Description: Predicted 3D model of a 73-nucleotide RNA (transfer RNA) from an uncultured Eubacteriales bacterium. Rfam family: tRNA. It is annotated as a transfer RNA. It was read from a public genome assembly.
């Protein structure tokens, strides 16, 4: 210096023919128990790496850029 993948709640991911975000872990509370774990119920918490655009509408498309991992020189 060119070319692929990845970046989405605290941790693992899901969401691909654009229509306003989901799951399991994990936190908090509240029951159950002497208590802890286990179960159950309830709630919090992600404008989706950033910045622009296209559209009524964007995690999804288009352009720029950051980080990461790969490969090729």
């Nucleotide at each position: 210096g060119g070319g692929g993948g990845c970046g989405u709640g605290g941790c693992u991911c899901a969401g691909u023919u654009g229509g306003u975000a989901g799951a399991g872990c994990g936190a908090u509370g509240c029951g159950u128990u002497c208590g802890c774990a286990a179960c159950g119920c309830a709630u919090a918490g992600a404008u989706c790496g950033a910045g622009g655009g296209u559209u009524c509408g964007a995690a999804u498309c288009c352009c720029u850029u950051c980080g990461u991992c790969u490969c090729c020189a």